Overview
The RNA shown here (SAM riboswitch aptamer (S box leader)) has 98 nucleotides and comes from uncultured Acidaminococcus sp. Its mean pLDDT, the model's own confidence on a scale to 100, is 85. The source organism's lineage runs through Bacteria, Negativicutes, Acidaminococcales, Acidaminococcaceae and Acidaminococcus.
RNA sequence: UUCAUCAAGAGUAACGGAGGGAAUGGCCCCAUGAUGUUACGGCAACCAUCACGGAAGUGAACGGUGCUAAGUCCAGCAGGGAUUACCUGAAAGAUGAA
Numbered sequence: 001u002u003c004a005u006c007a008a009g010a011g012u013a014a015c016g017g018a019g020g021g022a023a024u025g026g027c028c029c030c031a032u033g034a035u036g037u038u039a040c041g042g043c044a045a046c047c048a049u050c051a052c053g054g055a056a057g058u059g060a061a062c063g064g065u066g067c068u069a070a071g072u073c074c075a076g077c078a079g080g081g082a083u084u085a086c087c088u089g090a091a092a093g094a095u096g097a098a
Stems, first nucleotide, its partner, number of pairs: 001098006011040005019029003024075003041068003046064002049060004072092001077089004
């Protein structure tokens, strides 16, 4: 840079000690211990592998990643709308493959 996906799913313990949820605004989480690291689990099925199949595809889950508070937590921009709500799309971001 390109393509695909992002409404579902899945946590305990130890260490440690004040911030964290990308950024801005909200709204939240947090000394009943956050973020982080480690261990052991789990989820999922992008890649690889295997099974079935003419194919499309379906299934399995030992490997490579990823994930395991809240819809990517919500919004910001554009369009629609009952101009509050709400809906669609984009941007940004995340993950995978090339």